[in-house]
RNA sequence: AACCCAGCCCCGUGCGGCGAAGGCCCGCAAACCCCGCCAGGUCCGGAAGGAAGCAACGGUAAGCGGAUCCCAUCGGGUGCCACGGCAAGUUGGGUUUCC
Numbered sequence: 001a002a003c004c005c006a007g008c009c010c011c012g013u014g015c016g017g018c019g020a021a022g023g024c025c026c027g028c029a030a031a032c033c034c035c036g037c038c039a040g041g042u043c044c045g046g047a048a049g050g051a052a053g054c055a056a057c058g059g060u061a062a063g064c065g066g067a068u069c070c071c072a073u074c075g076g077g078u079g080c081c082a083c084g085g086c087a088a089g090u091u092g093g094g095u096u097u098c099c
Stems, first nucleotide, its partner, number of pairs: 001096008010085005015079002018075003022071002025066004034059003042051003
């Protein structure tokens, strides 16, 4: 110096992990302008009955909080991860040749 192999750098695919916020789950959450059921009372009726309907109760929504990492998304100066690729550079090893 050349060749070969491997590592680093670089690219792609995938996996794991961290973080974010979303779905799911739980809790709270509507005097009335949500729903259901409507005590009392009100109205209609001679009566039988009927109507509307406050509070209470139950449910649900916007919203707030919490738990988990089940689902999905995004992000990185995440990983002595896996596979594939890689013109050139660099590092290590081997072989050959030259001085």

About this RNA: This is a predicted structure of a 99-nucleotide RNA (Bacterial small signal recognition particle RNA) from a Synergistaceae bacterium. The model forms 92% of the base pairs in the Rfam consensus. Rfam family: Bacterial small signal recognition particle RNA. Its family is annotated with SRP-dependent cotranslational protein targeting to membrane, signal sequence recognition and signal recognition particle, plasma membrane targeting in the Gene Ontology. The sequence was found by an Rfam model in a public genome assembly.